This is a predicted structure of a 75-nucleotide RNA (transfer RNA) from a Zetaproteobacteria bacterium.
The organism belongs to Candidatius Mariprofundia, within Bacteria.
The prediction has a mean pLDDT of 83.

RNA sequence: GGGCGAAUAGCUCAGUGGGAGAGCGACGGCCUUACAAGCCGUAGGUCACAGGUUCGAAUCCUGUUUCGCCCACCA
Numbered sequence: 001g002g003g004c005g006a007a008u009a010g011c012u013c014a015g016u017g018g019g020a021g022a023g024c025g026a027c028g029g030c031c032u033u034a035c036a037a038g039c040c041g042u043a044g045g046u047c048a049c050a051g052g053u054u055c056g057a058a059u060c061c062u063g064u065u066u067c068g069c070c071c072a073c074c075a
Base pairs, nucleotide, nucleotide: 001071002070003069004068005067006066007065010024011023012022013021018055026042027041028040029039030038048064049063050062051061052060
């Protein structure tokens, strides 16, 4: 330098054009003498960033950033 993949809640991830979600974690309640487990609930999001397409974008297109893998080049 070229190619491919990834970036969504604190963590691990799902979501291929119209509702932003799951598990774990956090917090509160129930239960218990108490703790754990269990049950119920609550909070938590610039969907990496910018632009474009569209009535509508996490999703499609372009560029950028970061991370990973492969290839090539130089010394």